RNA sequence: CAGGCGCGCACGGGAGAGUUCAGGCGGUGACUGCCGCCUGACGCCGAAGGAGCAACCGCCCCGGAAACUCUCAGGCACACGGACCGUGCGCACCAU
Numbered sequence: 001c002a003g004g005c006g007c008g009c010a011c012g013g014g015a016g017a018g019u020u021c022a023g024g025c026g027g028u029g030a031c032u033g034c035c036g037c038c039u040g041a042c043g044c045c046g047a048a049g050g051a052g053c054a055a056c057c058g059c060c061c062c063g064g065a066a067a068c069u070c071u072c073a074g075g076c077a078c079a080c081g082g083a084c085c086g087u088g089c090g091c092a093c094c095a096u
Stems, first nucleotide, its partner, number of pairs: 003094002006091008018042001020041009043076003049072001050070003056064003
């Protein structure tokens, strides 16, 4: 000098599922209507979070554990969010 694990930040990528029905409010419109928000109902999705089982692992009393499962939460036009991946920087540790 190069390397590995973890955390944080920045940038990029990042899926799924009704812009369904009813009511209320607002806007627009000559009317039928259209758009947005809120509430409720039914249907659906899993990749914030949460929970459960478990292969497996450990110091084996017990504990840690998923992208599996559940859907409490969240989400189902756009936007936001988004596990995870990549790059850069910073911090700490390990090792050489």
The RNA shown here (Glycine riboswitch aptamer) has 96 nucleotides and comes from Erythrobacter sp. NCBI's taxonomy places the organism under Bacteria, Pseudomonadati, Alphaproteobacteria, Erythrobacteraceae, Erythrobacter. The model forms 91% of the base pairs in the Rfam consensus.